Predicted 3D model of a 90-nucleotide RNA (c-di-GMP-I riboswitch aptamer) from a Pseudomonadota bacterium. Rfam family: c-di-GMP-I riboswitch aptamer. About the family: GEMM was predicted in a large-scale screen for bacterial structured RNA regulatory elements. Lineage of the source: Bacteria > Pseudomonadati > Pseudomonadota. Its mean pLDDT, the model's own confidence on a scale to 100, is 83.
[in-house]
Parts: sequence; C1' cells; structure tokens
RNA sequence: UGACCUCAACGGCAAACCCGCCACGAGGCGGGGACGCAAAGCCUCCGGUCUGCCCCUUCAUGAAGGACUGCAGAUAGCGGGGCCGCCAUG
Repeated sequence: UGACCUCAACGGCAAACCCGCCACGAGGCGGGGACGCAAAGCCUCCGGUCUGCCCCUUCAUGAAGGACUGCAGAUAGCGGGGCCGCCAUG
C1' cells in the first nucleotide's frame, strides 16, 4: 500500500407516501410512516439544483408559452465550508 474476514453499547434522526394546516410557488410545520443516515445535529459563506418577480410572445386584463442578466426566496437528506456533539479503539 492492496485484498479478504471479523467486530460493540446507549440511543438518535426520519425518505417516499397518507392526513391536517401555511405558502403564488419551490417548499415548510404537526401527526402517522421508514427509504436510508456515524453527524441525515445547527448555520446559506461558496458552488449546484429548484421557485417567484422583473423581461419577451400569443390570446385578452389573467391564462398559456418562452427566456434566466438582475432581485427575492427554497433546498443543510446535492456538494464544499464553519461550529457543536455520543461511544469505542488507537
């Protein structure tokens, strides 16, 4: 350095989906429920993805489509980063 085998304990969180509520929306909160997670604990600083508004087109005064520079938001279970944290071994 590589391959194979073996290996705790207390517990924790909660995807999809369903119900209720909130939101223009992405999505959020609560209950149920477990796909998974050794940080799937907390934080939008960086990137990604998603939503709305501004913008354009058509129909006509709010609907469909398009576009993604800007603004506002969402996602921490998309990564990076920051902070805190349980147990064991060394």